The RNA shown here (FMN riboswitch aptamer (RFN element)) has 115 nucleotides. The sequence was found by an Rfam model in a public genome assembly. Of the family's consensus pairs, 97% are formed in the model.
RNA sequence: AGAUAUCUUCAGGGCGGGGUGCAAAUCCCCACUGGCGGUAAAGUCCGCCCGCCGAGAGGCUGAACCGGUGCGAUUCCGGUACCAACGGUAACAGUCCGGAUGAAAGGAGAAAAUA
Numbered sequence: 001a002g003a004u005a006u007c008u009u010c011a012g013g014g015c016g017g018g019g020u021g022c023a024a025a026u027c028c029c030c031a032c033u034g035g036c037g038g039u040a041a042a043g044u045c046c047g048c049c050c051g052c053c054g055a056g057a058g059g060c061u062g063a064a065c066c067g068g069u070g071c072g073a074u075u076c077c078g079g080u081a082c083c084a085a086c087g088g089u090a091a092c093a094g095u096c097c098g099g100a101u102g103a104a105a106g107g108a109g110a111a112a113a114u115a
Base pairs, nucleotide, nucleotide: 001114006110007109008108009107010106016030017029018028019027031095032094033084034083035048036047037046038045043082044081051060052059053058064080065079066078067077068076086098087097088096
């Protein structure tokens, strides 16, 4: 110098107030949250993890518009919207509990051979 073997480590946030009720952090009003890679900086674009189905191969999987700036933005700024697995529960859950001290997209670091 080298990064493909291998190893280590990290890797998801959020219910506060009010109402109804025998009972709700689950309903209603207000509030709050936003994994990873790409790209003009993204929960809503393209793709991935997670999740679900399947014996497997494999398959499925949510949601954004308008205006402005700019060479360029569904990513920034302004406005108004929308979406969020499965199981549980005294009552229906993105925010509570559980699988999960898990797994993983991926990030960071170390590093042999070899020259």